[in-house]
Molecule: transfer RNA
Organism: Actinomycetota bacterium
RNA sequence: GGGGCGGUAGCUCAGCUGGUAGAGCGCUUCCCUCGCACGGAAGAGGUCCGGGGUUCGAAUCCCCGUCGCUCCA
Numbered sequence: 001g002g003g004g005c006g007g008u009a010g011c012u013c014a015g016c017u018g019g020u021a022g023a024g025c026g027c028u029u030c031c032c033u034c035g036c037a038c039g040g041a042a043g044a045g046g047u048c049c050g051g052g053g054u055u056c057g058a059a060u061c062c063c064c065g066u067c068g069c070u071c072c073a
Base pairs, nucleotide, nucleotide: 001072002071003070004069005068006067007066010025011024012023013022019056027043028042029041030040031039049065050064051063052062053061
């Protein structure tokens, strides 16, 4: 330098054929317990890597950039 894959909640990751973003773990509050753990209920937490384009509408499609992994040279 070129190819492929990836960047979504604190962490690990889903998200189909564009239609107002979710799970598990973690966190907070409550119940349970003498107390803790386990268990149960409720809740907080996201401008979806950045910029631009297409569209009524973009995490999703297109272009550019950037970072990580990997292959080739």